RNA sequence: GACCUGUUAGUCAAGGGGUUAAGACGCCACGUUCUCAGCGUGGAGGCACGGGUUCGAAUCCCGUACAGGCUA
Numbered sequence: 001g002a003c004c005u006g007u008u009a010g011u012c013a014a015g016g017g018g019u020u021a022a023g024a025c026g027c028c029a030c031g032u033u034c035u036c037a038g039c040g041u042g043g044a045g046g047c048a049c050g051g052g053u054u055c056g057a058a059u060c061c062c063g064u065a066c067a068g069g070c071u072a
Stems, first nucleotide, its partner, number of pairs: 001071001003069005010025003018055001027043006048064005
C1' cells in the first nucleotide's frame, strides 16, 4: 500500500429503514437503616465525524478518523 471487519452512555451490550434507542453494572436523589453497605422507588447520561440515498437513516451507500484482522 491492497482487502476485510468493527465504532451505540463512564463500562459492557441489544436493536440492521418508521416504536419514547432495550437491558446490566456504575452515577445522582429519595425511602428504609443509629450510620455505612444492602434493598426499594425515581432520575440524569448515548448512535465516531462529514456527505449521499429515502417521505423517513443509529440502521443502506461513499469518504475521513480510530481500532482490529489478513496480505504483498